[in-house]
């Protein structure tokens, strides 16, 4: 310096190019003498940029982080 892979709610983790889902975590609210147990609901995400596409998490090109391999 060259090659390879990887990024998605607070954490982990799903999504043939067609509404970003789910668990745990946070909050409300019922239940309950009270609660950390049970029930119900909400709020929270695609590494930045540009392109093709009617549509982009996908596909492409260029950047950034990590991460392997080889010199």
């Nucleotide at each position: 310096u060259g090659c390879c892979g990887g990024c998605u709610c607070g954490u982990c983790u799903a999504a043939c190019g067609g509404u970003a889902g789910g668990a745990c975590g946070u909050c409300u609210c019922c239940c309950u003498u009270u609660g950390a147990a049970g029930g119900a609901g909400a709020a929270a995400a695609u590494u930045g940029g540009g392109g093709u596409u009617c549509g982009a998490u996908u596909c492409c090109c260029u950047g950034g982080c990590c991460g392997g391999c080889a010199g």